[in-house]
RNA sequence: GGCGGCGUGCCUAACACAUGCAAGUCGAACGGAGUUUAGCCCUUCGGGGGUAAACUUAGUGGCGGACGGGUGAGUAACGCGUGAGCAACCUGCCUAGAAGAGGGGGAUAACGACUGGAAACGGUCGCUAAUACCGCAUAACAUUCCACUGCCGCAUGGUGGAGGAAUCAAAGGAGCAAUCCGCUUUUAGAUGGGCUCGCGUCCGAUUAGCUAGUUGGUGGGGUAACGGCCUACCAAGGCGACGAUCGGUAGCCGAACUGAGAGGUUGAUCGGCCACAUUGGGACUGAGACACGGCCCAGACUCCUACGGGAGGCAGCAGUGGGGGAUAUUGCACAAUGGGGGAAACCCUGAUGCAGCAACGCCGCGUGAGGGAAGACGGUUUUCGGAUUGUAAACCUCUGUCCUUAGUGACGAUAAUGACGGUAGCUAAGGAGGAAGCCACGGCUAACUACGUGCCAGCAGCCGCGGUAAUACGUAGGUGGCAAGCGUUGUCCGGAAUUACUGGGUGUAAAGGGAGCGUAGGCGGGAAGGCAAGUCAGAUGUGAAAUCCACAGGCUUAACCUGUGGCGUGCAUUUGAAACUGUUUUUCUUGAGUGAAGUAGAGGCAGGCGGAAUUCCGAGUGUAGCGGUGAAAUGCGUAGAUAUUCGGAGGAACACCAGUGGCGAAGGCGGCCUGCUGGGCUUUUACUGACGCUGAUGCUCGAAAGCAUGGGUAGCAAACAGGAUUAGAUACCCUGGUAGUCCAUGCCGUAAACGAUGAUUGCUAGGUGUGGGUGGGCUGACCCCAUCCGUGCCGGAGUAAACACAAUAAGCAAUCCACCUGGGGAGUACGGCCGCAAGGUUGAAACUCAAAGGAAUUGACGGGGGCCCGCACAAGCAGUGGAGUAUGUGGUUUAAUUCGAAGCAACGCGAAGAACCUUACCAGGUCUUGACAUCCAACUAACGAGGUAGAGAUACGUCAGGUGCCCUUCGGGGAAAGUUGAGACAGGUGGUGCAUGGUUGUCGUCAGCUUGUGUCGUGAGAUGUUGGGUUAAGUCCCGCAACGAGCGCAACCCUUGCCAUUAGUUGCUACGCAAGAGCACUCUAAUGGGACUGCCGUUGACAAAACGGAGGGAGGUGGGGACGACGUCAAAUCAUCAUGCCCCUUAUGACCUGGGCUACACACGUACUACAAUGGCCGUUAACAGAGGGAAGCAAUGCCGCGAGGUGGAGCAAACCCCUAAAAACGGUCUCAGUUCAGAUUGCAGGCUGCAACCCGCCUGCAUGAAGUCGGAAUUGCUAGUAAUCGCGGAUCAGCAUGCCGCGGUGAAUACGUUCCCGGGCCUUGUACACACCGCCCGUCGCACCAUGGAAGCCGGUAAUACCCGAAGUCAGUAGCCUAACCGUAAGGAGGGCGCUGCCGAAGGUAGGAUUGGUGACUGGGGUGAAGUCAUAACAAG
Repeated sequence: GGCGGCGUGCCUAACACAUGCAAGUCGAACGGAGUUUAGCCCUUCGGGGGUAAACUUAGUGGCGGACGGGUGAGUAACGCGUGAGCAACCUGCCUAGAAGAGGGGGAUAACGACUGGAAACGGUCGCUAAUACCGCAUAACAUUCCACUGCCGCAUGGUGGAGGAAUCAAAGGAGCAAUCCGCUUUUAGAUGGGCUCGCGUCCGAUUAGCUAGUUGGUGGGGUAACGGCCUACCAAGGCGACGAUCGGUAGCCGAACUGAGAGGUUGAUCGGCCACAUUGGGACUGAGACACGGCCCAGACUCCUACGGGAGGCAGCAGUGGGGGAUAUUGCACAAUGGGGGAAACCCUGAUGCAGCAACGCCGCGUGAGGGAAGACGGUUUUCGGAUUGUAAACCUCUGUCCUUAGUGACGAUAAUGACGGUAGCUAAGGAGGAAGCCACGGCUAACUACGUGCCAGCAGCCGCGGUAAUACGUAGGUGGCAAGCGUUGUCCGGAAUUACUGGGUGUAAAGGGAGCGUAGGCGGGAAGGCAAGUCAGAUGUGAAAUCCACAGGCUUAACCUGUGGCGUGCAUUUGAAACUGUUUUUCUUGAGUGAAGUAGAGGCAGGCGGAAUUCCGAGUGUAGCGGUGAAAUGCGUAGAUAUUCGGAGGAACACCAGUGGCGAAGGCGGCCUGCUGGGCUUUUACUGACGCUGAUGCUCGAAAGCAUGGGUAGCAAACAGGAUUAGAUACCCUGGUAGUCCAUGCCGUAAACGAUGAUUGCUAGGUGUGGGUGGGCUGACCCCAUCCGUGCCGGAGUAAACACAAUAAGCAAUCCACCUGGGGAGUACGGCCGCAAGGUUGAAACUCAAAGGAAUUGACGGGGGCCCGCACAAGCAGUGGAGUAUGUGGUUUAAUUCGAAGCAACGCGAAGAACCUUACCAGGUCUUGACAUCCAACUAACGAGGUAGAGAUACGUCAGGUGCCCUUCGGGGAAAGUUGAGACAGGUGGUGCAUGGUUGUCGUCAGCUUGUGUCGUGAGAUGUUGGGUUAAGUCCCGCAACGAGCGCAACCCUUGCCAUUAGUUGCUACGCAAGAGCACUCUAAUGGGACUGCCGUUGACAAAACGGAGGGAGGUGGGGACGACGUCAAAUCAUCAUGCCCCUUAUGACCUGGGCUACACACGUACUACAAUGGCCGUUAACAGAGGGAAGCAAUGCCGCGAGGUGGAGCAAACCCCUAAAAACGGUCUCAGUUCAGAUUGCAGGCUGCAACCCGCCUGCAUGAAGUCGGAAUUGCUAGUAAUCGCGGAUCAGCAUGCCGCGGUGAAUACGUUCCCGGGCCUUGUACACACCGCCCGUCGCACCAUGGAAGCCGGUAAUACCCGAAGUCAGUAGCCUAACCGUAAGGAGGGCGCUGCCGAAGGUAGGAUUGGUGACUGGGGUGAAGUCAUAACAAG
C1' cells in the first nucleotide's frame, strides 16, 4: 500500500491435543423387528389377527477398510537411481477360453427369559435363517508319485507325449419369462507385487583391523518363492588400504537454483519409490497388512470411575495450546474428475472441485492525457543580481483502463444435474473524481547543497567518515534508482583460475620428503602375428509423466495452460573396425646389465708408524716480575714464576701442499704406510635381450648437541666461580674451570640436513676456465684439433611478479613420488605411534586480525663505505661559565604582577625607550545607540570662559564672549558641526596562526630543484642530473641514449679601492692675515675607463682548468652589501594590519582615579664594569676622524657654580652655525697590596625633565668602599683593515640605554692539515623506517574481558556385551478339563478348543567396560584492550 490473473503457504516441537467431519456400502445373500398404506377376517368398536405392497434397519453374511490422504522420525541400506535376471515366485476385483453346480447334515447371532457390572462390557438357558459352516458323490488339460520317451538350456534344470495310482469343487438371488447377476475347478492374459544381481550413491584414518550363524557344506524345517531364513552336524572360512569395522550426518530420485561450461548447492510445491503412524514388541484376518482412523501385550502420557475397573492416539481436513523471526478457514459442494459398495436407483468420499485469508512469488494494468510562463505563491539556496523546485501547479480542452450504478449474462454439461456464481464477459450511464511509496546521493555506484552536531550523537558491505566551515552523522530542499512495492537480514551459486577434470602451483611469496634401497601401484624401446578388455562406428531396447529447449495453439496480452518434436550427454544387448593402449606368441638391440683392458680420487673399515705445537713433570741457568686489557683487576711469582736449555710423560689435531680442486646417495671425508672393500669414468663391442623409470606403506643410513655403560682427558670449553664494564650486566672483555669434545658399544633421528631448486629421460646458440680419460695432427716432454664424464664463470633465445635462471635450466616436453591453499592461535592441545629420558612424528579447533608476505622503486636514516666543503675541528687571539651591576626569561608570589615568543631558529626578543598616558591587567567609581562610523527625525550655528560638589569621570547651575560657508523667489533651503530621540547597528588587544591573506624566521647564499621530446622498464620509476677531470658553484670541459629548456649559481644594481672627463659653493689654495682671485691639489657628484686567466711559462687529455710570473691602483667571483631556487618545519604572528567562523552586547564594549606590568628563598640566557703596572692617578701643550642630527630644535663666545647645571643668547632650516672625540704621544707618581686596583651598596647635599619622580627616572658633589686577585665541568666569536681595543653619532624620546642601529681611530696572532666533533653536498651499500631513527619494535610483570587445554571429581546421553526376569504371541509338546457336524449299533475314535509346559521373546533389572557431551575448586598457556612497570632482544655493521 489501488486492481486482476496464475501459483505458493509450520523449514521450529515425529510436541500435546478440546470439538466436528475424513470408510463405508449391499434388503436383488439371511432370519427377525419397526413404520405406513390397501383390501380381508374378528371385535367388547378401544382394537386385534393373518395376507400383500412400499419404506427403515440392529444383527448374521459379502465386498471394501492394504486404495486415497499425511509426515520425513528412522535409514549410508539392494533404501534409492539405472540396467539386467527369477529354469526360485504370488496376484482379489478385470478380460478371453475350457468344464461344472448332484444329494445331504449340524449349528449360531439376532430374538425371548433370567442375571452380573457405575460404566465399558458381559454370563446362563431356550428358539431360528442363509450366498455362514461341514461330510458324501462326480472330476480333470489341476496337484503329487511311479516307470517309458522326444526336444531344449551356461548349471541346478526346463518343456512335451502316451500310461498307471492317489487327492481335491460348488450357492444361490432377482425376474411372469427371456435372461441377468453371482458360485466351483482350471488354462491364458492384463494389472499389481515379492526376490536376486552389475554399476552409482555424504564426511571422518586423531576409526585399521572386523566377523561365531560368522563363511561354506550335508540332512531336516519353514516360506508364495531362492537363501543361515531357522535348526542339528561337519569344515575354517568370509570382509578389509580399490578403506572393512566404528563414529557423525542424511529419506532417495525425476528435478530446482546457479554457472559460458565443467561443476557447486538444494530435494518446498508437482510426479515416482521407500519408511513411519504416541514409544517398543507381536501375531490374527485376508488375494494383499504384520495394518494411520483393526486386534493383543509392555512403557510413558491424558481422560472417566461408584476405586472394583475402563477409555484414548489429528505425521487425514479444519481448528487449539505450545515452540518459534515465521506460515491460512473449526468455509461451500459432490456440479466436474476419480475412488468404494450396489443389478440399479443411489449412498459415502476434508481425495477432489471451488471459495476465504496473506504483496509470499511470478505476470499484467492503473493512479490520467494534451495544452499551459506572470516562469505565480510557497519552499530551498544566494556572490542579494539571481538560481532551483518547474509545465510542475493553478487554468483550459479531453479520455474512461481500474471504479460506482443499472441491465444482460456464459463456457465448464453431447438428455437432466453448476458448489464456483448473478462470477467471468458484454452493454449503458456517471465522474479526474477513490488509488505512491520506499531506498540511496564520499569512492566502488546513477545521484549535492544548506542548517544542526563537534571523535559527541551517530554511520559503516569494503576503504573509511565525525575532534567548529562534515556532498559520509541528523534534518530540510533538490537529485538518482526501483515502483505496489522498496530497503535490510539470512542462505546458496557466481565473480573465485581462491581446491585449478576443463583450469593453479612449490629458488626468494604457502609449498621438494635430510638421503638412499626397495614392496604394492603408476608409467614404459624397435618389428611381425593372434585376440578384442579399453577405444571408435552402426543398430536395437530402455532412459515414466511433468520440467527444460524449439515450433505451433488457447486464455484481450503476459504469467499460466495445451499439442508436436527435440533433449535426457546414461545403462544394457548386438554387429563391425583394429590405428593406439591392453593381452598373448615370435623376434631385434639402441635403453639396462655382464665381460675384458685401463684410470683418477681426503670414498669406507681395520691395523701400524711419524713429526711440529700446547700442557704437565724432573734438572740446569737466571731474577722480579709475569700475564692480561680500551684501561685494569682477579690469577701466577722471592717456597724462585715468566724467559731460556736438556730430558721425560700424555692426549688430541694433522701447518705448508690446498685449488669456486677431488671423492661420496646424503650426512660427510684431509699426516704417512699396509690390508680388506664400495662406487665412478674411459676404451672395446664378446654376452643377456626391455631385464627399465618412479616409488605410498616399509627397511637402512643420517652433522652437532643430548642420553646409557665402560675407558680416556693435552688443549678448548656450556654450567659455575672470581675480576672488570655498567644505572644495572645473571652478557659482550679477562683469569680460572666441570660436563662435554676423544675411544668402544647401544640409543636419539633432528638442523638455514640449503643449490632454501625431488628423481629419471630426451631436445634446445655460443664463449671461456678447471679436474679425469681417449683418439688424431706432430719425431716430440710441449702445442693444436676432436670427443666422453665431472666441476665453475659469462651470455643468447626462452622463462619469470621481479630478482634472476639459462645444456649442472627456474627453457621445451614426458613419467612417477612428495608437498601448498590468508596471517595469528600453532607445529600448540587432545588422541595414537616411537623413545631410558630429553623429546620426536602424526596434527586440529574455538577465538582473533584485514592484513601477513615476496621482489623491485623513490626517499629518509645508519655508532656502513668512498669523495668534497664550511671558523666544523685543528693552529691562534679575545671571551662566556666564577664576582658586582644592568637587562630578558623561568619559577614563585600577588587583587593584578596584561599578552605573545620556547632547542639551534624563545630569553638587551615584539618593546626605536611602562612615573600618569602608553596599558591590553587589577580594585573601586561611572555610561548604555555608546569613546568611534553610516542612515532617519526634531532642535540648535559651531566654538567657548569662569563657578559649586567630587579622587576624577561626571553632575548642577550661570552664561561673559562669539556668530562663519553655498543657494535664495528673502519666507527659507542645503552642506558641515553640535544636542536630543528611536532602531538598524557600533565596539571587542575576546577565541581559533591547526580555517586564512600578508609578512617573517630556518635549513642556506647550501648547489641544488625541475620539465618537454626521445629511449629503457609490465610498473613504481630510470636516463638526462651518473662517469673522468675541474670549480666557490649542476662552474666549465670531455665522454655517454640522450637532445634541449626553465628556476637557482654567476653577471647585470649599490658601495669601496685607481684614473680620466665635466662641474665647481658653503669646499680647497700655489698667501703672513683678510679681501679678492683661481679651480692645479684635497674634496664634492655626475659620466666614463679599468680586470678578461687577456699575456708568458709549466702541468693537464691537443680540453676545462690549476700553478708560477710579468704588467697593474687592483689578479684570478679585488673587499662589502642588496639579492634567498623547488621545498621543509600544520615553524612564528588573529596583540601591526586584513580576514572566515564562533563568542560578548546595561558588557568580554566605553570613561575615570589609584595600583600593577619595576614583586623576590631561587634557576638560566645576554651584556656592562672589573679583578690591575701593556695599568691607575696627575700634569703638559694640546693633537688627529668619520658618519649623522638640529626650529616646541642644535646652541657658540661670555658670566656664575667644584660639578650636574644655571644665565644668556651670536650663529644656523645648515659641505656655511652648533652638537664634537677618545685611546694614542710626552713627563711625573704609585711598586704588587684587596692597593692611589675595583667600584657595588648606603648616607647627606644638590641639579634636570615633567601636572606629578613615594611605589618608579636620569645626572652631580662629598662621604661610605661590598664581592672580585683571571674563574669547575662545559662553552662562544673571529682568517685582515678582521679579532681585540678606543671613543663618536643616530632612532625612540618631555625625561630615562651597560640595549639596538651606524661611524671612524689604533691595529694583531695563526691555519701543519682533514683522523676526530658539528652541519652540509654527491656517489654507493643495508633497512622490518615512509608521521621517514625524536623511526620501528620484542618479552616478562600488573589490570580488565574473551574463547580454550588439563583437573580430584560430579551429572547426563548413545551403542553394544554378559547375566537375571520374562508380557503378548507364533511354533512345538501335552498326561488335566471340555467337545455339534465325520466314523462307529454302542463303548469309543478321529479332529478341535481351553489349560499347562518348553524354545524364542519387548520393556525392565544387575554388572563392568567403551564412547560422547555438560559442569568443576584450582591450574596452563593463548587472544584482545587505555597514555601502566622493567629493560632494549630484532630491523643500519641496530
Annotation
A computed fold for a 1438-nucleotide RNA from an uncultured organism, annotated as small-subunit ribosomal RNA. Its Rfam family is "Bacterial small subunit ribosomal RNA". The coordinates come from a structure-prediction model, not an experiment, and the mean pLDDT is 85.